[in-house]
């Protein structure tokens, strides 16, 4: 110096699904009723590996506990920058 991992920053990008119905009414909300979405988080499984009873181990797959279903906010992931650590 570069790269991997981790964290942070950017009036950077970023999907999906009822502005549903009823009541209250503070109309950015609350409660109830059903209907939906998957890309916060969480959980589960294959191949493979092992000390082979059993265990380890993935996701953007699956589940929908949580979250979300006008806008806003949030948002996995991607880009750029920064910080720290490790290796050569």
């Nucleotide at each position: 110096a570069c790269g991997a991992c981790a964290g942070g920053a950017a009036c950077g990008g970023g999907a999906g699904a009822c502005a549903c119905u009823g009541a209250g009414u503070a109309c950015u909300c609350u409660c109830a009723g059903g209907g939906c979405c998957g890309a916060a988080g969480g959980a589960g499984c294959a191949a493979c590996c092992g000390c082979c009873c059993c265990g380890g181990u993935a996701a953007a797959c699956u589940c929908u506990c949580a979250g979300g279903c006008a806008a806003a906010a949030g948002a996995a992931c991607c880009u750029u920058c920064c910080u720290a650590c490790u290796c050569a």
The RNA shown here (Glycine riboswitch aptamer) has 88 nucleotides and comes from Donghicola tyrosinivorans. The sequence was found by an Rfam model in a public genome assembly. Of the family's consensus pairs, 90% are formed in the model. Taxonomically the source falls in Donghicola (Bacteria, Pseudomonadati, Pseudomonadota, Roseobacteraceae). The coordinates come from a structure-prediction model, not an experiment, and the mean pLDDT is 78.